[in-house]
Context: one part of a larger RNA
Parts: sequence; structure tokens; C1' cells
RNA sequence: GGCGCAUGGUGGAUGCCUUGGCAGAAGCAGGCGAUGAAGGACGUGGCAAGCUGCGAUAAGCCUCGGGGAGCCGCAAGCAGGCUUUGAUCCGGGGAUUUCCGAAUGGGGAAACCCACGGGGGUAAAACCCCCGUACGGCCCGAUGAAUCCAUAGUCGGGCACGAGCGAACCCUGGGAAGUGAACCAUCUCAGUACCAGGAGGAAAAGAAAGAAACCUCGAUUGCGAAAGUAGUGGCGAGCGAAAUCGCAAUAGCCUAAACCGGUAAGACCUUCGGGUUCUACCGGGGUUGUAGGGUCGGCAACAGUAGAGUUACCAAUUCAGUCGUUAACCGAAGCCCUCUGGAAAGAGGGGCCAUAGAGUGUGAUAGCCACGUAGGUGAAAACGAACUGAACUCGAAGCCGAUACCUGAGUACCGCGGAGCACGAGAAACUUUGCGGGAAGCUACGGAGACCAUUCCGUAAGGCUAAAUACUAGCUUCUGACCGAUAGUGAACCAGUACCGUGAGGGAAAGGCGAAAAGAACCCCUGCGAGGGGAGUGAAAUAGUACCUGAAACCGUGUGCCU
Repeated sequence: GGCGCAUGGUGGAUGCCUUGGCAGAAGCAGGCGAUGAAGGACGUGGCAAGCUGCGAUAAGCCUCGGGGAGCCGCAAGCAGGCUUUGAUCCGGGGAUUUCCGAAUGGGGAAACCCACGGGGGUAAAACCCCCGUACGGCCCGAUGAAUCCAUAGUCGGGCACGAGCGAACCCUGGGAAGUGAACCAUCUCAGUACCAGGAGGAAAAGAAAGAAACCUCGAUUGCGAAAGUAGUGGCGAGCGAAAUCGCAAUAGCCUAAACCGGUAAGACCUUCGGGUUCUACCGGGGUUGUAGGGUCGGCAACAGUAGAGUUACCAAUUCAGUCGUUAACCGAAGCCCUCUGGAAAGAGGGGCCAUAGAGUGUGAUAGCCACGUAGGUGAAAACGAACUGAACUCGAAGCCGAUACCUGAGUACCGCGGAGCACGAGAAACUUUGCGGGAAGCUACGGAGACCAUUCCGUAAGGCUAAAUACUAGCUUCUGACCGAUAGUGAACCAGUACCGUGAGGGAAAGGCGAAAAGAACCCCUGCGAGGGGAGUGAAAUAGUACCUGAAACCGUGUGCCU
């Protein structure tokens, strides 16, 4: 030195575990904010660095409920307190709530600086304390240019009206490229990503100028089929309906106009009584496509009744009850003997409960030990929805005939240029609109995929509308042929931390003694070390805080054989 055997060190794999994640289901909730949010800075404890809580009333104050013996957070210790006159703790309501932040008196390099007006403290000042003072919008008042009236502007007062934040979902305005087409330009990706604006618990859409096909249906939305069909497409890559059928959920309404009445200003006429006309506003009326309404004539009828209602339906809410949410409460039945063991819940023998044998914990594996579970019970206070009831509020209606007054105009439609429709200009309807033209008005107008006729269907150019649908930052409960510390969130641990970067931004590692600290009194070596040896605890200390198990690489020690 090599090969074995034994025994250590180092190292932290593996096994087991789980406080953390991941995915889903159901329910709730779906907003917070000038009454100052989200998020922070700085403080705050007897000793107090961090986290948590809280705010100069500062790990807290008041009150109402629950609860019933201990308590003063994580977190030990010392000191000192509180508590059956009910503490700590849990829940409802309230008070306080520094400074920054939309940040709003002005400024500013956030958590700082500097003011003005009014009030107070003081004899007065200095100084201190309190309140107000941003911008925009709306309302009211005053003042008031060019320019007579006026308007703009300016000033003052009032208004919890706005602003800012928030995960996804929704609507609108803008709007790519990588890619695919095996290149690439139309096309595709895709109206996607992204940007901007806006809203709600949903949003959007929505009561036919519809769809059909000579039969009919009857707002919208979503799902399943129709169907990868009809189509569209450098007819390439691709894109891709609808009718109709089945289901979910269902809900319908208000205006403009004609006509009538009123108010206000102007014009005309006037016998000064008023009349006519026009404009604006208010009220009544009226809302439809088998057309409807108005007006006029005729007939019939009555009531604040029938009915309806606070989400639309003209408008507009209070109370009570029931129920739920935010704390809780009751809750069955095992003991005895024996054995192993450190420990019994394990094994053997004999019992019991069960509307409860879900689960977790307890010194190993417990229906009967603990918390629970099944099943029941419960709210002073606050909040919520539905239903019921009460009050309250609104509040109808018909028929026949005549008349031709009304029924949404720079609109429909056409041309040019675009866009959207599954539909790329195509035979290209339909919807939309930048430019230019420009109707009819019910014997009317639009549509039925060029266009024409016929026949059907509908009534545009005003508006509102629940549910079925989408999503989940948050809360509650439950589940998993999901992970188990190089996994699962980046983060099981004081993690968006340490650290890196000028910055936008990037972004870790790091879990486990034991049943219980019983965390090793005392002695020895030593530097009043580090580390170790005894002693002691413990079932175990080769479980000693560098702590479960403790693989391999790597490094030793002892020994056998070989050289």
C1' cells in the first nucleotide's frame, strides 16, 4: 500500500410524521372610501429587540349578551397585580383612533416643513390647544366686462355629490406580433394579448319594422341537439352559423304625438270684460298592427270599489310575526381481573351505549377517558332575505257609427369609402356610418339573402325591465385512487423576508429531542473557556438542544491475510 472483518467520524439520503399547500363541492357575501379607505410610518408593555394586538384612553376603554375558574398574547423568567361583587376568554354595539396616504389650507425628496381666519389658555406677548380653509359638480345669493339689456367672469353661503382602492367576471372605445399557411402578401393567430373609460353583484341583452313558409310561432338569456351540417375560404391553412326540437327560467311595461286644461313672456285685435296666435313648461289623455289612439254623435255603467304595489310595471315604506347570520348550551355507554410493557387504548376473560362505530387527542392501536359526533336547545344587541299580516299608497274598465287630426326626419333609403354579420365584394340581402344626396307618412312604411311581382310577417328612427347565465379576492362547512419538506404555494419556519439590481424587477435557504424538560444538581480535566470524563434523569442519552431514523461518497482506528 492492497483486499477483507470489526468499530467510529463526517454527511443528511431514506422511512415515518405534519402545523402548510393544491384541487373541488355546497352555502354566504360580493364591496371599502372626504363620518378620510386600501396600504403604511412612528409609537404603545414594569423589565420589551422582533411578531401579534392596539393608538397619546395606545397587548387596551365603556356597554349588552355568552361563559364559569382561573388570568396578565407568541414567551420562559423576575417583580407586581386582577378574579365567584364573575376576571381572562367568545360574540353584538359604542368610544378613542398620532402622522402619511385620493390626502383635500400651501409646499414637499410620503410619514416632514410653513401658513391664514375664528375661538381658548395668559395681565399682555411669546408659545401652546381646538375648529375651519383643496379642486370639480349641483343649488342659492351678491357683484359684474367687451356691449344697452344680458352673459362670461369674480366673490360668498349650502350639499357625507364626485375623486382613491379592490381577485376574477361584464360592457364600451382603441388594438398588435411571435405563430399557422411547412415560404409569403389576402387569410390565420384574433377582435386574442395589451392600453383606456365605465358599471354591478352580476353585467350585457330584452318585449318583434322578428322568425318562418302558405303551416305556424310569439321578448331576452343560458344549456343539450341540429352540426363540424349549410356555407365561407390564395375553395389553401382554416373559419363556421341559423331555423327547428328538448330543457333551465319566465313578466311585462313607460313615454313622444293628436286632443283638453293651466302657468309665463311676446305679437295682433279690443266694446278694456276679454279674444286670437306663437313659444316654453306643467297636468290630464294616449301607446297599438286581427292596426291603435284622438275628436264628434248615440247607448251602457260607477268607486276611492275590484284589483295592484315599493326590482321595471306613475310614484312612494313603516311596523309586527316567522326564519336566518354574528357567541353558545345539553348530549348515551367501562369497569373489574390477568399478561406484556416505561406507559395500555394492545392480548385473554367477563359487560354496556348506539338517531352517537365521523374525526382528533390522551405515555402503542379507545364507540363507552377528553374534546367531540347523532339528535335537540338558544340571542340583550346588530344585520339580512323571503313569506304572512297590518297600516299606507295607487287605482280601473264597455259597445256601435262618423271623421281622416295623430302614431318618433336630416330619419328610412340611395351613391362613394369602411366595418359588423359564420359570409374574404361575391348574385350579397341584413346591421352600422365618415362624406354627398334625401322620402313616404296608414290607400302608409319595413322585411321574407341581388332584383321584380304576388302572398305572408311586422310597425324603425324614444326609454325601462327580475329570473335562468359569468366570476371568486373574502367567510363558513365538507371532500380528495392530490403533495408530504429538492414534493406541495416562491413562502409548513417572523417570506415577497434575507440577498441581488440605479431602477423596472429578480428572489432564496431554512420543519422533527422526549410521553413529560424530567434540558444533566454535584465532582474532575481546562483559560472561572470550548470540549470531554464521571454522577444523576429517562424505556432509551450512539434521544443531550450541532438532539427521530441516520444510507452513500469521503476520512480514521483496531485486526487477519498478501506484498

Annotation
Predicted 3D model of a 563-nucleotide part of an RNA (large-subunit ribosomal RNA, domain I) from a Terriglobia bacterium. It was read from a public genome assembly. Its Rfam family is "Bacterial large subunit ribosomal RNA". Lineage of the source: Bacteria > Pseudomonadati > Acidobacteriota > Terriglobia.